Model confidence (mean pLDDT): 82 of 100. Predicted 3D model of an 81-nucleotide RNA (transfer RNA) from a Patescibacteria group bacterium. Rfam family: tRNA. By type it is a transfer RNA. From the family's description: Transfer RNA (tRNA) molecules are approximately 80 nucleotides in length. It was read from a public genome assembly.
RNA sequence: GCCCGAGUGGCGGAAUGGUAUACGCAGCGGACUUAAAAUCCGUGGCCGCAAGGCGUGUGGGUUCGACUCCCACCUCGGGCA
Numbered sequence: 001g002c003c004c005g006a007g008u009g010g011c012g013g014a015a016u017g018g019u020a021u022a023c024g025c026a027g028c029g030g031a032c033u034u035a036a037a038a039u040c041c042g043u044g045g046c047c048g049c050a051a052g053g054c055g056u057g058u059g060g061g062u063u064c065g066a067c068u069c070c071c072a073c074c075u076c077g078g079g080c081a
Stems, first nucleotide, its partner, number of pairs: 001080007010025003018064001027043005045054003057073005
C1' cells in the first nucleotide's frame, strides 16, 4: 500500500430499514438477617423540576423513516505484498 472483519449506556451484548440500548452484570435504593453473605424487589445512557430534547467511532449522503444502505475518515483485529 491492497483486501476482509469489528466499533452500540460504566462493562458484556441483542437489535440488519419502522419505539435505539432487549437480555445480563457492575453500581444505587429497599426487603430478608442479631449482623453479614446469598437470595428477592425496584432502579440502572446524557441534559432537564417536568414536559421534552439529545445520543449507535467521526463527518457527510440516500430515504417518509438509518445502529442497519452509500461515501470519506479515525481506531482495533486478521490476511496479502